[in-house]
RNA sequence: AGCGGGGUGGGGUAGCCAGGAAAACCCGUCGGGCUCAUAACCCGAAAAUCCGUGGUUCAAAUCCACGCCCCGCUA
Numbered sequence: 001a002g003c004g005g006g007g008u009g010g011g012g013u014a015g016c017c018a019g020g021a022a023a024a025c026c027c028g029u030c031g032g033g034c035u036c037a038u039a040a041c042c043c044g045a046a047a048a049u050c051c052g053u054g055g056u057u058c059a060a061a062u063c064c065a066c067g068c069c070c071c072g073c074u075a
Stems, first nucleotide, its partner, number of pairs: 001074007010027004020058001029045005051067005
């Protein structure tokens, strides 16, 4: 330098191809229940302007352009 994959709560992943008003799941955290107590289990809650900027659109995590970062392959 070229090509491919990826960036979404504190951590790990879906959702993106085929755009629709509430972004889902697991772990963790917090509160409550249960217990002599802890763990487990049960109930509830908080937490992501979806890497950034611009564009398309009535509407963008999702489409387009440019840029940043990570991983791999080739030279």

RNAcentral holds the sequence, with entries from ENA. A computed fold for a 75-nucleotide RNA from a Thermoplasmata archaeon, annotated as transfer RNA. Its Rfam family is "tRNA". Rfam classes the family as a transfer RNA.